[in-house]
């Protein structure tokens, strides 16, 4: 310094243009003498800033953060 990839919840994790799944934890109920275990709610608007569009996590174009190649 150039190319490539990857930022979604407290963690992991799907979504690919039409109102953001699931799993772990968490909190709140039901169950129990109490606790686990089961069960039923609840918790996000997508790394940042701007474009597109009737609508953007998805598309564009600039930053930034880790990674992997190359010099």
């Nucleotide at each position: 310094u150039g190319g490539g990839g990857u930022g979604u919840a407290g963690c992991c994790a799907a979504g690919c243009g039409g109102u953001a799944a699931g799993g772990c934890a968490g909190c709140g109920g039901g169950c129990u003498c109490u606790g686990a275990a089961c069960u039923c709610g609840c918790c996000a608007g997508c790394c940042c800033u701007g474009g597109u569009u009737c609508g953007a996590a998805u598309c564009c174009a600039g930053g930034u953060a880790c990674c992997c190649c190359a010099g």